Predicted 3D model of a 143-nucleotide RNA (SAM riboswitch aptamer (S box leader)) from Streptomyces varsoviensis.

[in-house]
RNA sequence: CGCUCAUCCAGAGGGGCAGAGGGAACGGCCCGUUGAAGCCCCGGCAACCCUCCCGCCGGUCUCGUCGACAUAUUCGCGAGGCUCCCGGUGGGGAAGGUGCCAAUUCCGGCUCGCGGCGAGAUGCGCCGCGGGGAAGAUGAGGA
Numbered sequence: 001c002g003c004u005c006a007u008c009c010a011g012a013g014g015g016g017c018a019g020a021g022g023g024a025a026c027g028g029c030c031c032g033u034u035g036a037a038g039c040c041c042c043g044g045c046a047a048c049c050c051u052c053c054c055g056c057c058g059g060u061c062u063c064g065u066c067g068a069c070a071u072a073u074u075c076g077c078g079a080g081g082c083u084c085c086c087g088g089u090g091g092g093g094a095a096g097g098u099g100c101c102a103a104u105u106c107c108g109g110c111u112c113g114c115g116g117c118g119a120g121a122u123g124c125g126c127c128g129c130g131g132g133g134a135a136g137a138u139g140a141g142g143a
Base pairs, nucleotide, nucleotide: 001142003141004140005139006138007137008136013042014041015040016039017038021031022030023029026108027107028106043101044100045099048097049096051093052092053091054090055089056088057087058086060081061080062079063078064077066076067075068074105135110132111131112130113129114128115127116126117125118124
């Protein structure tokens, strides 16, 4: 940066400085003088990148009586190898690069479906549940 992809109901806080805001914006609803933002120190969470190990699958190599073919090649099938190399997948690790450590991204908005209520239907409104989206955040990439 109107770029691409993945993830966002899990998890994890103490101290010091500071002194009124903060939760992106808006509407709510919360957090905050029992100390907000910000900065520093220490600690932790997680596993995106990364890294190492184990299993499986594929790739690959060898062999084979077997099947397709007149034969060979080739293909299939079966058995075995893989120290090393490549890809996928499941599990484990956490040194390094990020990230994160109130509340589901705190909730909502736009759209679709279902249910309930507003004394019956349509419509409309409100409430609840679910699907998709928008916006945002983080990572890995791209320009």